This is a predicted structure of a 73-nucleotide RNA (transfer RNA) from a Candidatus Nomurabacteria bacterium. It matches the Rfam family "tRNA". By type it is a transfer RNA. The sequence was found in a public genome assembly.
[in-house]
RNA sequence: GCCUGGGUAGCUCAGUUGGUAGAGCGCUUCCCUGAAGAGGAAUAGGUCGCCAGUUCGAUCCUGGCCCCAGGCA
Repeated sequence: GCCUGGGUAGCUCAGUUGGUAGAGCGCUUCCCUGAAGAGGAAUAGGUCGCCAGUUCGAUCCUGGCCCCAGGCA
């Protein structure tokens, strides 16, 4: 330099023929307990890597860039 895959909540990851996003674990609060753990209930937490384009509307489609992993040279 070229090719492929990936970037979404604190972590691990889903997701959508384009219609304003979820799970598990974790944090917080409450119940339970002498206390803690386990268990149960509830809440909070996200400009979906960045910039532009298409569109009434983009996490999703198109282009460029950045980062991570692998491959070729």

Description:
Its mean pLDDT, the model's own confidence on a scale to 100, is 82.